This is a predicted structure of a 264-nucleotide RNA (Bacterial large signal recognition particle RNA) from a Thermomicrobiales bacterium. Of the family's consensus pairs, 92% are formed in the model. Its Rfam family is "Bacterial large signal recognition particle RNA". Rfam describes the family as follows. The signal recognition particle (SRP) is a universally conserved ribonucleoprotein involved in the co-translational targeting of proteins to membranes. It is annotated as a non-coding RNA gene.
[in-house]
RNA sequence: CCGUGCUAGAUGGGGAGUUAGCGGUGCCCUGUACCCGCAACCCGCUACAGCGGGGUUGAAUUCCCUUUCGAGGUCUGAUGUUGUGGGACUGGCUUUCGCGCGGGGUGUUGACAGUUGGGUCCCGCGCGGCGGAGAACUGUGAACCUGGUCAGGACCGGAAGGUAGCAGCCAUAAGCGGCAACCUCCGGGUGAUGCGGGAUCGCCUGACUCGAGCCACCGGCGAAGGUGCAAGCUGGAGCGUCAUGAUCGACAAAGGGUGCACGG
Numbered sequence: 001c002c003g004u005g006c007u008a009g010a011u012g013g014g015g016a017g018u019u020a021g022c023g024g025u026g027c028c029c030u031g032u033a034c035c036c037g038c039a040a041c042c043c044g045c046u047a048c049a050g051c052g053g054g055g056u057u058g059a060a061u062u063c064c065c066u067u068u069c070g071a072g073g074u075c076u077g078a079u080g081u082u083g084u085g086g087g088a089c090u091g092g093c094u095u096u097c098g099c100g101c102g103g104g105g106u107g108u109u110g111a112c113a114g115u116u117g118g119g120u121c122c123c124g125c126g127c128g129g130c131g132g133a134g135a136a137c138u139g140u141g142a143a144c145c146u147g148g149u150c151a152g153g154a155c156c157g158g159a160a161g162g163u164a165g166c167a168g169c170c171a172u173a174a175g176c177g178g179c180a181a182c183c184u185c186c187g188g189g190u191g192a193u194g195c196g197g198g199a200u201c202g203c204c205u206g207a208c209u210c211g212a213g214c215c216a217c218c219g220g221c222g223a224a225g226g227u228g229c230a231a232g233c234u235g236g237a238g239c240g241u242c243a244u245g246a247u248c249g250a251c252a253a254a255g256g257g258u259g260c261a262c263g264g
Stems, first nucleotide, its partner, number of pairs: 001264006009057003012030004020046005034054005063257006072248004077242006084235003089232002091229001092227008101219003104215003113209008121198005127191002130187005137178004146171004154163003
């Protein structure tokens, strides 16, 4: 150096998560690289870190180490976007009160104020209206157990006549209807030209007195509130981006390292 046969090793790897820690099943990224059993309220191990049983390959393009590259993942930060929570701090919107700064309106055809009257407010009575009910009026209405009249027929009588009485007719009871108005009773989300009593803060209005301002309508200022209002402020979640930092890192590339036996 070559050939043959063995052994170590290899027969995917990584990330997050879980775990005291390591690996696996599961999820994700790369990639194509055996089989069977176990395994997420988990399965098996112990720092040399899956366990158990088989198959293939095998000292090198295939095993090990270092370096480079770098898919991808995670964390932190910044930023964009979509929801969501907080609360009266600033702003917005809004309520009441005060001022009367600007605008406006009104006033010697009498402002404001004072006195006084009335209304608005509450209660009661009465009147009307509406609704309901009743009475009254009227229609209908009883085979017989309502009335009057009772044909026929029945009964009594020597006769004259009489008795009870069905149907029919008439009138009614109970019942069932109609009814514009009058009468009586009840009721109210009823109505004003009534009467009486009560109340007196505010508002409206009349009369008398006085004699020049008054109003607070719109803006403005001030005070006391209300309201979370895709405004600010602030907390947290989801989905993206990054010129940011940290961490792990597949595949690929380069370099280096590494057994045994026999024979030639």